[in-house]
Context: one part of a larger RNA
């Protein structure tokens, strides 16, 4: 060659798109390279194995035989894999007609609520705490009434409820976009799956160049607290949060579970569809595509999992191989930096 394994023990790439490759559905004809038989040559001797002979035996040595699984040339087999043609429709996809949805992206508007500010009312506190203080008010604060400006964010509705491939998405309405999901019927006709490298998106934080900046808040400063308090609590408060471009490529990116297929008891709920029943407002049944709880055989160290497997196989990928050292070090690709990736030993237990 040929191990075991990846939900929590070490190990599923954050997520998707696709390039090589790898794997690929049902028939009918051809080929006959993979595969299978045979024949022919060749596979040196010696050595190994086995019969037997020669040294008193043995070691050693001579004959003969096997074995040398292998290679070339040839003759055949076609099951199954390749390849060629040529059909199918059950996998794929397209057209029709619907259907739900916080699925993107651009514009506009809209009410509560905070915080500023002018004006009215109206007086001595307010505000915070475990308690206080710092703070803020008699230059009228708090608090209440109108007015006004701005920015961010969308209460009920709201839901193990929706949507994307993941990051995520939640006020209203236009425009302009991507998917899913259902019916019946028609079309292509295997056009599929997976995807090393590629490419593309990708939460917060952070970076760049301009704008914004209510609120809320790393740094900071003041108060309290303590032995002390570079904190927990309190008052301010700057980047930052928010918009436009442009970067960074990270995460407990989590279902700690890559993706496609098939097969394998059921019961409950819910969300979209279609379809029958009915004492047609309710109410039951079937179907089907999702989301949930619980479970049969199975599976598992064990917890659990269980038709959305982590069960039963099947194909392609990525990953794991004792703890530390280290996700470091160098070196190299990437970045404006912050650092991201790739990815070691020395020693040590």
């Nucleotide at each position: 060659c040929u191990g075991g394994g990846c939900g929590u023990a070490a190990a599923g790439c954050g997520u998707g798109c696709g390039u090589a490759g790898g794997c690929g559905g049902c028939g009918g004809c051809c080929u006959a390279a993979g595969u299978c038989g045979g024949a022919u040559g060749u596979g040196a001797a010696a050595g190994c194995c086995c019969c037997g002979g020669g040294c008193u035996u043995a070691a050693c040595u001579c004959g003969g035989g096997a074995a040398u699984u292998g290679c070339a040339u040839u003759c055949g087999a076609u099951a199954c894999u390749g390849g060629g043609u040529u059909g199918c429709u059950g996998g794929a996809g397209u057209g029709c007609a619907g259907u739900a949805g916080a699925g993107g992206a651009a514009a506009g508007c809209g009410g509560a609520a905070u915080u500023c500010c002018c004006g009215g009312u109206g007086u001595a506190g307010c505000g915070g705490u475990g308690a206080a203080a710092u703070g803020c008010g008699u230059a009228g604060a708090u608090a209440u009434c109108g007015g006004g400006a701005g920015g961010a964010a969308c209460a009920c509705c709201a839901g193990u409820g929706g949507c994307g491939a993941a990051g995520g998405c939640g006020g209203c309405u236009u425009u302009c976009u991507g998917g899913a999901c259902u019916g019946a019927c028609a079309c292509u006709g295997a056009c599929g799956c997976u995807g090393a490298g590629g490419c593309a998106c990708g939460a917060a934080a952070g970076c760049g160049u301009g704008g914004g900046u209510a609120g809320c808040a790393a740094a900071c400063a003041g108060g309290a607290u303590u032995a002390g308090a570079u904190a927990c609590c309190c008052u301010g408060g700057u980047a930052g949060u928010c918009c436009a471009c442009g970067c960074c490529c990270u995460a407990a990116a989590c279902g700690a579970u890559g993706a496609g297929a098939a097969c394998c008891a059921g019961c409950u709920g819910u969300u979209g569809g279609g379809g029958g029943a009915g004492a047609c407002u309710g109410u039951c049944c079937c179907u089907u595509a999702g989301u949930a709880g619980c479970g049969a055989g199975g599976c598992u160290a064990a917890c659990g999992c269980g038709u959305u497997a982590a069960g039963u196989u099947c194909u392609c990928c990525g990953c794991c191989u004792g703890g530390g050292g280290a996700g470091u070090a160098c070196g190299g690709c990437c970045g404006c930096a912050a650092g991201g990736u790739u990815a070691a030993a020395a020693c040590u237990c």